[in-house]
Molecule: transfer RNA
Organism: Candidatus Aenigmatarchaeota archaeon
RNA sequence: GCCCUUGUAGCUCAGCUUGGAUAGAGCACCAGACUUCUAAUCUGGGGGUCGCGAGUUCGAAUCUCGCCGGGGGCA
Repeated sequence: GCCCUUGUAGCUCAGCUUGGAUAGAGCACCAGACUUCUAAUCUGGGGGUCGCGAGUUCGAAUCUCGCCGGGGGCA
């Protein structure tokens, strides 16, 4: 340099193939219940520019282009 793959909550990931319901799950965190206290359990809650920018579209996490980061391959 070229090719493939990947980036979504604090962490691990689903959703992308086939554009459309308010962007989800587990763990973690906060509050309450329970408990002598803690843990466990139960209930509730907060937390997202979907890597960045642009384009297409009535509508983009999803499609297109560029850039950046991670992983792998070729030279």